[in-house]
RNA sequence: AACGGGCAAACCCGCCGCGAGGCGGGGGCGCAAAGCCACGGGGGCGCGUGACCCGCAUCUGCGGAUCGCGCGGCCGGCCGGGUUGCCGAA
Numbered sequence: 001a002a003c004g005g006g007c008a009a010a011c012c013c014g015c016c017g018c019g020a021g022g023c024g025g026g027g028g029c030g031c032a033a034a035g036c037c038a039c040g041g042g043g044g045c046g047c048g049u050g051a052c053c054c055g056c057a058u059c060u061g062c063g064g065a066u067c068g069c070g071c072g073g074c075c076g077g078c079c080g081g082g083u084u085g086c087c088g089a090a
Stems, first nucleotide, its partner, number of pairs: 006031002011026006029077001035083003039080003042075002045072007053064004
């Protein structure tokens, strides 16, 4: 090269979840592991707490943005790692 094929992005619909997101249907951007596993890194989400700034109040509180810390969870189609696997010149 090649057989049989496989999975399924964005988006849409339905359901679950506070949410990240998950499940099912449609749909195909792509994938030789885009099969499986949260061990490491990374990126989000929720809750608590602290700092700082802004706004409203002036009862010492309320709301918003950013950052730090802690706890819990999400992403395997972000990367690494582990593990299983079709074909076949190998």
Predicted 3D model of a 90-nucleotide RNA (c-di-GMP-I riboswitch aptamer) from a soil metagenome. It matches the Rfam family "c-di-GMP-I riboswitch aptamer". Rfam links the family to the GO term cyclic-di-GMP binding. Its mean pLDDT, the model's own confidence on a scale to 100, is 87. The RNAcentral record of the sequence draws on MGnify.